[in-house]
Context: one part of a larger RNA
RNA sequence: GGAUGAACGCUGGCGGCGUGCCUAACACAUGCAAGUCGAACGAAGCACUUUUCCCGAGGAAGAGGCGUGCUUGCACAAAUCGGACUCAUUUAAAGUGACUUAGUGGCGGACGGGUGAGUAACGCGUGGGUAACCUGCCUUAUACAGGGGGAUAACAGUUAGAAAUGACUGCUAAUACCGCAUAAGCGCACGGUAUCGCAUGAUACAGUGUGAAAAGCGUAACGGUAUAAGAUGGACCCGCGUCUGAUUAGCCAGUUGGUGAGGUAACGGCUCACCAAAGCGACGAUCAGUAGCCGGCCUGAGAGGGUGAACGGCCACAUUGGGACUGAGACACGGCCCAAACUCCUACGGGAGGCAGCAGUGGGGGAUAUUGCACAAUGGGGGAAACCCUGAUGCAGCGACGCCGCGUGAGUGAUGAAGUAUUUCGGUAUGUAAAGCUCUAUCAGCAGGGAAGAAAAUGACGGUACCUGACUAAGAAGCCCCGGCUAACUACGUGCCAGCAGCCGCGGUAAUACGUAGGGGGCAAGUGUUAUCC
Numbered sequence: 001g002g003a004u005g006a007a008c009g010c011u012g013g014c015g016g017c018g019u020g021c022c023u024a025a026c027a028c029a030u031g032c033a034a035g036u037c038g039a040a041c042g043a044a045g046c047a048c049u050u051u052u053c054c055c056g057a058g059g060a061a062g063a064g065g066c067g068u069g070c071u072u073g074c075a076c077a078a079a080u081c082g083g084a085c086u087c088a089u090u091u092a093a094a095g096u097g098a099c100u101u102a103g104u105g106g107c108g109g110a111c112g113g114g115u116g117a118g119u120a121a122c123g124c125g126u127g128g129g130u131a132a133c134c135u136g137c138c139u140u141a142u143a144c145a146g147g148g149g150g151a152u153a154a155c156a157g158u159u160a161g162a163a164a165u166g167a168c169u170g171c172u173a174a175u176a177c178c179g180c181a182u183a184a185g186c187g188c189a190c191g192g193u194a195u196c197g198c199a200u201g202a203u204a205c206a207g208u209g210u211g212a213a214a215a216g217c218g219u220a221a222c223g224g225u226a227u228a229a230g231a232u233g234g235a236c237c238c239g240c241g242u243c244u245g246a247u248u249a250g251c252c253a254g255u256u257g258g259u260g261a262g263g264u265a266a267c268g269g270c271u272c273a274c275c276a277a278a279g280c281g282a283c284g285a286u287c288a289g290u291a292g293c294c295g296g297c298c299u300g301a302g303a304g305g306g307u308g309a310a311c312g313g314c315c316a317c318a319u320u321g322g323g324a325c326u327g328a329g330a331c332a333c334g335g336c337c338c339a340a341a342c343u344c345c346u347a348c349g350g351g352a353g354g355c356a357g358c359a360g361u362g363g364g365g366g367a368u369a370u371u372g373c374a375c376a377a378u379g380g381g382g383g384a385a386a387c388c389c390u391g392a393u394g395c396a397g398c399g400a401c402g403c404c405g406c407g408u409g410a411g412u413g414a415u416g417a418a419g420u421a422u423u424u425c426g427g428u429a430u431g432u433a434a435a436g437c438u439c440u441a442u443c444a445g446c447a448g449g450g451a452a453g454a455a456a457a458u459g460a461c462g463g464u465a466c467c468u469g470a471c472u473a474a475g476a477a478g479c480c481c482c483g484g485c486u487a488a489c490u491a492c493g494u495g496c497c498a499g500c501a502g503c504c505g506c507g508g509u510a511a512u513a514c515g516u517a518g519g520g521g522g523c524a525a526g527u528g529u530u531a532u533c534c
Base pairs, nucleotide, nucleotide: 001534002533003532004531006530007529008528009527010526013406014405015404016403017402018401019399020398021364026362027361028360030359031358032357035107036106037105040104041103043101044100045099046097047096048095049094050093051092056087057086058085062081063080067076068075069074070073114317115316116315123242124241125240126239127238128237129236130235133234134233138230139229140228141227142226143225144224146180148178149177155170156169157168158167159166160165186211187210188209189208190207192205193204194203195202196201216222243289244288245287250280251279255277256276257275258274259273260272261271262270292314293313294312295311296307297306298305299304319340320339321338322337323336342353343352344351345350370396372395373394374393378392379390380389381388382387409439410438411437412436419430420429421428422427443475446469447468448467449466453461478523479522480521481520482519483504484503485502489518490517491516492515493514499506500505
């Protein structure tokens, strides 16, 4: 001099873009962070329609004929019977609805998000290998989907328990589960032929034996099964590289190798039985300490040194330790089981929980933010879709924490005003600085208009960015330093005191070094100190 996820002192106008628990992988109240599909399924509910039942109200046609009128056979017509139809209540049944959903079922909860405790390791980086492997969804190609069965949740009933949660009996469905048929191709076993290679071998062809499939929904798409290939994602192996200590010199018993078996997607002491006695090590084994690794970042002319926050890739972990289940994929952060510590509920018999997700709380600390808005965009999961979910993400809030930009006015103005400081009392400095005069309006404030981001519709941000108008120099400057290094000097106070200090050092009566004032220098919304790295 540069740099920082910084902190502290003094100060602090605006905006943009970034960034913000480095400490206790300490403990966590509360809310949210993974659901979705009714176009797989039965059932329940809701709404509507139709039919039916119950009771009530009104009540047409028709029957009836007390009576009345007169034109004496016509007209009017009460009681009573009748019950079409309408309205409302109730019962039961059926149908409809792209209505809702606890349960069965499917897909997804292995992604996304967090943290760096562990790990000195094929963990990571780089370059290879797999003739030793797997791969849901997606794409391509080929072939197929015939015919059956038995359950079970939901539900109903009984019952245990404070609860969490069960137990028993009975009923029922499916794209849930299980046989059978079929077999082009596929797997396995056996032997054969051909070609090839990189050792074990690989590929192709035909044969014999043997094994395994499937599912519908309902009219239009979507699905199902098998095989082959691709793509994507993963798994394993190897070469090289990857901190410190010898005041750590020997280490190891599944240890090192073989045979056989088991296990795995797969090779392998991965595991086991037997056999042999090997294997590693001054080219640093073992042990101990420290540490996630890298792209990068900082510094440096470079070589190098330091570092691994944010962003991206890989790895590991999810209160601690262990275990498996399901699944294409986990030995699974918001799944299960066991043990431990801790917290909570309890009727004391027993139960519940896991913020290193987003906010937030306590604690620790020099120190690090809102219990915000929205799925509008980008992306992810489910769905045929509408759509639903998404603290991923997009945004907003807080912090000069960093970088960048802008402003705090511009021009003119000498009587060199006043004030202040100093003085040899003449003056000198502050100083064109101020005032005054003439202008301007960036930012902020006020008013009006008002986006892009969105594709036909849909905008959280947001009445935001931006534009226009009017308005007042108004609302906006500090911090450190002035002995030398090192740019910048005088006066007073103090008197080895009080104090300063990065080093040299300064202060004991004229201190440019302490304190204050005036003046000056540097940087500037910052400035100085501290810490760390080069």